Transfer RNA from a Lachnospiraceae bacterium, 71 nucleotides, folded computationally. Rfam family: tRNA. By type it is a transfer RNA. Taxonomically the source falls in Lachnospiraceae (Bacteria, Bacillota, Clostridia, Lachnospirales).
């Protein structure tokens, strides 16, 4: 060059058109004499531009990073 597969919260990770779970950690409370340890509660323009649609993390098209294959 080509082709395919990933990018979602600090970190891991789910999600298959219809308000984005789940752990760890972070802070803040309760609990204790103080502390652990439990238990509340606490956050995401979905990797960037554009197109479809009434409605996009999700379909399309393009770009950028990564992987891992052909040449």
């Nucleotide at each position: 060059g080509g082709u395919g597969c990933g990018a979602u919260a600090g970190c891991c990770a789910a999600g298959c058109g219809g308000u984005a779970a789940g752990g760890c950690g972070u802070u803040g409370g309760a609990c204790u004499g103080c502390a652990a340890c439990u238990c509340c509660a606490u956050g995401a323009u979905c990797g960037c531009c554009g197109g479809u649609u009434c409605a996009a993390a999700u379909c399309c098209g393009g770009c950028u990073c990564g992987c891992a294959c052909c040449u």

Description: The coordinates come from a structure-prediction model, not an experiment, and the mean pLDDT is 83.